[in-house]
Context: one part of a larger RNA
RNA sequence: UUGGGCGUAAAGGGCGUGUAGGCGGCUUUCGCAAGCUUGGUGUUAAAGGUUUCGGCCUAACCGGAACAGUGCGCUGAGAACUGCGGAGCUAGAGUCUAGGAGGGGGAGCUGGAAUUCCAGGUGUAGGGGUGAAAUCUGUAGAUAUCUGGAAGAACACCGGUGGCGAAGGCGAGCUCCUGGCCAUAGACUGACGCUGAGGCGCGAAAGCGUGGGGAGCAAACAGGAUUAGAUACCCUGGUAGUCCACGCUGUAAACGAUGUGCACUAGGCGUUGGAGGCUUUCAGCCUUCAGUGCCGUAGCUAACGCGUAAAGUGCACCGCCUGGGGAGUAUGCCCGCAAGGGUGAAACUC
Numbered sequence: 001u002u003g004g005g006c007g008u009a010a011a012g013g014g015c016g017u018g019u020a021g022g023c024g025g026c027u028u029u030c031g032c033a034a035g036c037u038u039g040g041u042g043u044u045a046a047a048g049g050u051u052u053c054g055g056c057c058u059a060a061c062c063g064g065a066a067c068a069g070u071g072c073g074c075u076g077a078g079a080a081c082u083g084c085g086g087a088g089c090u091a092g093a094g095u096c097u098a099g100g101a102g103g104g105g106g107a108g109c110u111g112g113a114a115u116u117c118c119a120g121g122u123g124u125a126g127g128g129g130u131g132a133a134a135u136c137u138g139u140a141g142a143u144a145u146c147u148g149g150a151a152g153a154a155c156a157c158c159g160g161u162g163g164c165g166a167a168g169g170c171g172a173g174c175u176c177c178u179g180g181c182c183a184u185a186g187a188c189u190g191a192c193g194c195u196g197a198g199g200c201g202c203g204a205a206a207g208c209g210u211g212g213g214g215a216g217c218a219a220a221c222a223g224g225a226u227u228a229g230a231u232a233c234c235c236u237g238g239u240a241g242u243c244c245a246c247g248c249u250g251u252a253a254a255c256g257a258u259g260u261g262c263a264c265u266a267g268g269c270g271u272u273g274g275a276g277g278c279u280u281u282c283a284g285c286c287u288u289c290a291g292u293g294c295c296g297u298a299g300c301u302a303a304c305g306c307g308u309a310a311a312g313u314g315c316a317c318c319g320c321c322u323g324g325g326g327a328g329u330a331u332g333c334c335c336g337c338a339a340g341g342g343u344g345a346a347a348c349u350c
Stems, first nucleotide, its partner, number of pairs: 003322004007304002012318001014202004021195003025089002028087005034082002036078008049067007092192001093189006099182002104178007111155001115151008126137002163170002207248006216242002221237004259317006267295012299306002323350003332343004
């Protein structure tokens, strides 16, 4: 464990897929009768309850009789609703054909700018860095500049509250493989649907294992400053790491701090991708579908705010909350190479 809640007070699972389960379209039709409704019958001890009669002067109390009672069993009837079986339908869902947009995913190839390093040329005394300096670097020729070469990583402008993805996330160009989405018209299947405990899969960064790679950046570390001190902020260096392949980890302010699906409920202004119509053919107007933003009506809200992309009005299903600290700790179990993760208390205290 009722109830009331979950944007910000405690509370939406990181995201998907899907098993069991829960819920489920049509004023359609035939049947069954489990739920349901209704009748009979049995039982439902006594006491108790209701009605009535009686006993103590009355009442409380006590005794008799009748009735009620809820549930269950057995046995009939009904068929609106739920359920089950058969038949049918097309409005939900899906498939196909003709189109469209996209940094959705994977693999391969290629490109330019910048950075660092190497070699050479020119050239001479500084360069670098800061609040100011110093460490550092340079006459063994640096910085600057030009030419050539090497390497790794990231892709300026376009770029946009713009696009795609379930989420994490995705941005140079080209090719190949591949998932999803949208609109219009038609054909087809005929409820095939929604949700989803477990399960399974995906899952930023950091971290781990093995092998590569290493330009820049940079935990740790070293030095120079600052300071009363400075195990920091600033500076000069710098190793893991950052990158690649394969495997593991499974967590985040994984956020819209807002679960998923469906239906309904004023408008206005942008923007992305389609479709249809009108038209003076235009940088135009109208309608409509799917996204993405702003403002706002009713309504909601403790307020802030939300407001057809709801936090409004309803339905279905799942997850979660129940005072603060102790504590996301201890313990047990499960997972992990480890780091640790998942599940997750109590004493005590206010």